[in-house]
Context: one part of a larger RNA
RNA sequence: GCCAACGAGUUUACGUAUACUGCAAGUUAAGCCCUUCAGGGGCGGAGCUUCAGGGAAACCGAGUGUGAAGAGCGCGUUUUAAACAGCUUCGGUUGUUUAAAAUGUAGUAUACGUAAGACCCGAAACUAGGUGAGCUUGCCAUGGGCAGGGUGAAUCCUGCGGAAACGCAGGAGGAGGCCCGAACCGGUUGGUCGUGCAACUCCAUCGGAUGACCUGUGGUAGGGAGUGAAAAGCUAAUCGAACCUAGUAAUAGCUGGUUCUCUCCGAAAUAGCUUUAGGGUUAGCGUUUGGUUUACCUGUCGGGGGUAGAGCACUGAAUGGUCUGAAUAGGGGGAAACCUCGUCAUACCAAUCAAACUCCGAAUACCGGCAGCCAAUUGCCAAGCAGUUAGACUGUGGGCGCUAAGGUCCAUCGGUCGAAAGGGAAACAGCCCAGACCGCCAUCUAAGGUCCCUAAAUCUACGCUAAGUGCACUUAAGGAUGUGAAAUUUCAGAGACAAUGAGGAGGUUGGCUUAGAAGCAGCCACCCUUGAAAGAAAGCGUAAUAGCUCACUCAUUCAGAGAUUUUGCGCCGCAGAUUAUCGGGGCUAAGCGUAGUACCGAAGGUGCGGAUGUUGAAUCGGUUCGCCGGUUCAACGUGGUAGGAGAGUGUUCCUGUCCGCUGUGAAGCUUCAGCGUAAGCUGGGGUGGAGCGUCAGGAAGUAAGAAUGUUGGC
Repeated sequence: GCCAACGAGUUUACGUAUACUGCAAGUUAAGCCCUUCAGGGGCGGAGCUUCAGGGAAACCGAGUGUGAAGAGCGCGUUUUAAACAGCUUCGGUUGUUUAAAAUGUAGUAUACGUAAGACCCGAAACUAGGUGAGCUUGCCAUGGGCAGGGUGAAUCCUGCGGAAACGCAGGAGGAGGCCCGAACCGGUUGGUCGUGCAACUCCAUCGGAUGACCUGUGGUAGGGAGUGAAAAGCUAAUCGAACCUAGUAAUAGCUGGUUCUCUCCGAAAUAGCUUUAGGGUUAGCGUUUGGUUUACCUGUCGGGGGUAGAGCACUGAAUGGUCUGAAUAGGGGGAAACCUCGUCAUACCAAUCAAACUCCGAAUACCGGCAGCCAAUUGCCAAGCAGUUAGACUGUGGGCGCUAAGGUCCAUCGGUCGAAAGGGAAACAGCCCAGACCGCCAUCUAAGGUCCCUAAAUCUACGCUAAGUGCACUUAAGGAUGUGAAAUUUCAGAGACAAUGAGGAGGUUGGCUUAGAAGCAGCCACCCUUGAAAGAAAGCGUAAUAGCUCACUCAUUCAGAGAUUUUGCGCCGCAGAUUAUCGGGGCUAAGCGUAGUACCGAAGGUGCGGAUGUUGAAUCGGUUCGCCGGUUCAACGUGGUAGGAGAGUGUUCCUGUCCGCUGUGAAGCUUCAGCGUAAGCUGGGGUGGAGCGUCAGGAAGUAAGAAUGUUGGC
């Protein structure tokens, strides 16, 4: 891992609701008696509920409590209809009488709640009583072990010196938590191993090795305790509190799992409170039952508003100008008077801005009246049962942020996903189209598409693009005789623009300055003449001249030439890791724009057949007259998580039943066939070899794919 078996909402008590049954006041509990004994019958009225409530209670009572109160208020006095009476805001309200209806209780079943292990498995822990020191820590008793080599303390002896203390030399001696190094004890560094030889080893290397040394045997100290040269180390592979058993099914707002089918409806991820925030509780939203019966919705009419927008009339902000005022910081000019700029403020003119401005002011939304709709799983009320309270993206209006985020926080009678499959977007919960009851080798469409992959136009018409731009989305500022369209304007057969040929002069090297300044460093002036035209010169150049161009003019030639603005599509800007891409091939349209006609295209629509829910109608049967069941037709439905409701299937056992089946072959297993919407059921064959079923009820150890599930097998 697979297979098989086992494996999770149970039981008791009490309560609430619904359904059914008995009785009309209901009912027995313990216990006892009888019996044909998983059972049945009888006795037993103790007790409980109901018929009245209020009060803490005494107590009072259709009232009572509070209170001084015949006040007010709270909780009660059942509802409906009729009649009469009182009050009245003419809507009602109070009281009396009559009539009708409801209101009860016990049991059974189901659902839920409460108490219990309470759907199942799962802690780390806590407490109690015991068991452990054959591992290890300390201690006690008694034994054992330490090759070899080195160093050479004290002390003593001898000699010499000395008065002595003592010194020196030689010899003897053999101390030491001394040195080197085996056994032994350890475990430094590296490697090895790391499903190992081994739940800590092996190899090399290394520390101690007469000592606070190592070691055998026996003893001793224990769980909030021991022991510890202290690491919270060790106390039997277990230690920041051992192990075993018990309390014990500890508790778990947490994780995981929770077993057959079909049908109807179908959420939430919000608000308030919460030692609350991944949990609860109430409300909201779902479902079922009962009631109400259009109250919902749509249209129309009438309302209040201060948002969007707009505006500057207020409050503020803020630009330019004018006037006026101010002993108005400061700057400039002037000898001064003063002038000028600037500063502050008022008023006016022009043009503006505002969530916390408003002289104004929508659309929507909200509230009410009327009408339509008489049916939609509408609204509202009550009750039973929930789940949800981590939401996500997208459109719109906003806050925070950077008008960042697949960001975050609000709003939305927006949407989708969640809980929604199908088609499109290459792929792609939240985007676009569209909501899957089942079947069909029918048909029409949506979004989106129609060269091939790939269903359908190599469709029609007119333009644009030359960049593979583009063919999904998306990329700036800036730059450029790319190219198309539109507009304004200037010059032009009296010859434009471009090109080519020629000229571009003289006074003069203007004056000043300067070493020089000659058109061309700089300052001033910028005239005149000749001419077709030619600047006291627009550029290059020289030390200064010179030189080369330009403006300007003529000729040759010839028909358009120039400037500006708006706009379409393109270009550069644009550097990355696979040729790495338009989904691909590829395309000059199969790209872009405008217009049009066909076609394709979905679980959408339609057609045909079938199933089923709700409502209505017709008809048949039954009926306790409330209704129930069958058949046919019509209308509207039948996606679905949490969840609510309904109807069924199957397993084991019990009671009855079929005067059931069975060695002429039960159950089980296996194969084939048929039936049912499904769970499932039935039959034939084979195997098997002894029990088993139908129908009507009842009761449950009642359904397996998941729980790192348990046990077994492979």

Predicted 3D model of a 714-nucleotide part of an RNA (large-subunit ribosomal RNA, domain II) from a Patescibacteria group bacterium.
Taxonomically the source falls in Bacteria candidate phyla (Bacteria).
The prediction has a mean pLDDT of 82.